FMN riboswitch aptamer (RFN element), 123 nucleotides, folded computationally. The sequence was found by an Rfam model in a public genome assembly.

Parts: sequence; C1' cells; structure tokens
RNA sequence: UGUGGUCUUCGGGAAAGGGAGUAUUUCCCAACUGGUUGUUAGAGCCAACGAGCCCCGAAAUUUCGGGGUUGAACCUGUGUAAUCCAGGUGCCAACAGUAUAGUCUGGAUGGGAGAAGGCGGUU
Repeated sequence: UGUGGUCUUCGGGAAAGGGAGUAUUUCCCAACUGGUUGUUAGAGCCAACGAGCCCCGAAAUUUCGGGGUUGAACCUGUGUAAUCCAGGUGCCAACAGUAUAGUCUGGAUGGGAGAAGGCGGUU
C1' cells in the first nucleotide's frame, strides 16, 4: 500500500406574529426547515442512493430478494473550473389522522443511505 474478517459508536430539521371561521400550527398574509454519497469549486431543486407506497416470488408469522413508483432553478457576476460560491428572483417536499399539513400526532426509543473508530489476520 492492497485485500478481506470482526466489533463499537454515530447517523433529519422546521410555522414567531396576524386574518377570517363554530372549528384549521392543515385555508389566507407571513415565519421557519433541508438525510447520504458524488462533483476540476462548497448542492433541498445536477446525478445516484436511503425511508415511504404498490406488485411479484420465496420463506413462515416475521424476514429476505426482485421490479415499479417516488418533488423542485433559472439569470447575472467572479473564476482554469460553479445550475454547488456571491447577488437576484423563484420553486419543491411520502403515507395515515384531522377544517385541506414539508413544520402537529402516528408507524418511529423504528429503519436506513452512509460516516468515524477499535481489534486482530494476510500480503
């Protein structure tokens, strides 16, 4: 340096205030939030992945595998290089519950993309 083994830990955030209403953190005006990896340069909106949902198969009462589905951005500037930085103006956000939900409650003290580290083996 490469290669595979094993163990541990970590691993998602957010509606101030007001309006109308019998009633909404769900409507209206506003406010706030942004998982993981990649990238000649730093990403909610470029690519891929993860959770959720649906279908099929196996196994056997709960798990595994496969497939599908799953949102959104432009302009200008700087620069070798930026849809990632700066300025400006926009847009998007699973399922169930409920006065219509990205922010409340729930599945979830769950799961997971992955991240960091320890141990010892081989070369």